[in-house]
RNA sequence: CUCCCAAGCUAGGGGUGUCCGAAUACAAUCGGGCUGAGAUCAUACCCUCAGAACCUGACCUGGUUAAUGCCAGCGGAGGGAAGCGUUGACUGCGAUCC
Numbered sequence: 001c002u003c004c005c006a007a008g009c010u011a012g013g014g015g016u017g018u019c020c021g022a023a024u025a026c027a028a029u030c031g032g033g034c035u036g037a038g039a040u041c042a043u044a045c046c047c048u049c050a051g052a053a054c055c056u057g058a059c060c061u062g063g064u065u066a067a068u069g070c071c072a073g074c075g076g077a078g079g080g081a082a083g084c085g086u087u088g089a090c091u092g093c094g095a096u097c098c
Stems, first nucleotide, its partner, number of pairs: 008084003011048004016042001017034006054079003060073004
């Protein structure tokens, strides 16, 4: 010096289930429990090609649970949203000097 790459900035992409109670003609709503980063506005959380954030398969399969994508498989399957930008430490090797 070049390339790649944190953080970061801007922009963008996502999901919001299940159970209980109240209310209840219908509709709309409120509170609570479970898992989780996040359970519909949080203005939050997560993810952006190094892409399992998320979607399709899927009203899937096995297990578990009060119930549920709760766990595993599926998944070395297919899709899926980018630009800028870039620090420090340690170790090893080489060169040079003493």